[in-house]
SAM riboswitch aptamer (S box leader) from a soil metagenome, 127 nucleotides, folded computationally. The RNAcentral record of the sequence draws on MGnify. Of the family's consensus pairs, 94% are formed in the model. Model confidence (mean pLDDT): 79 of 100.

């Protein structure tokens, strides 16, 4: 760089000893133990490895469009495993540019509140 996801789910012990939740702002967790290591244990199902197919691809045959058999390694879908990975506070904890929409403030410009959609960044897996 490219795809895909990202409102579910799932902690205890042991060292350690003050941070942590990517940035900023915010708000939260943390001496009733933060971060890092460790050793057990769960959560999930992206890859792989396997099982099936009314998809879709493909071959054969006969053919007017079309039918019928057959394979399915690679797409696609479904299952079922847990070999690689990843996770196990708060929605990716919220908001951060942009748009619509209700409501408030305000002569108007414009600001503000909530709701909604999408970007942007970020995490993961995979290429």
């Nucleotide at each position: 760089c490219u795809c895909a996801u990202c409102a579910a789910g799932a902690g205890g012990g042991g060292c350690a000893g003050a941070g942590g939740g990517a940035a900023c702002g915010g708000c939260c967790c943390g001496u009733u133990g933060a971060a890092g290591c460790c050793c057990c244990g769960g959560c999930a199902a992206c890859c792989a490895c396997c099982g099936c197919g009314u998809g879709a691809g493909u071959c054969u045959c006969g053919u007017u469009g079309c039918g019928a058999g057959g394979c399915c390694g690679c797409c696609c879908g479904c299952g079922a495993c847990a070999g690689g990975u990843g996770c196990c506070a708060a929605g990716u904890c919220c908001g951060u540019c942009c748009c619509g929409c209700a409501c408030c403030u305000g002569g108007g410009c414009a600001g503000g509140u909530g709701c909604g959609g999408g970007a942007a960044a970020g995490a993961u897996g995979a290429g």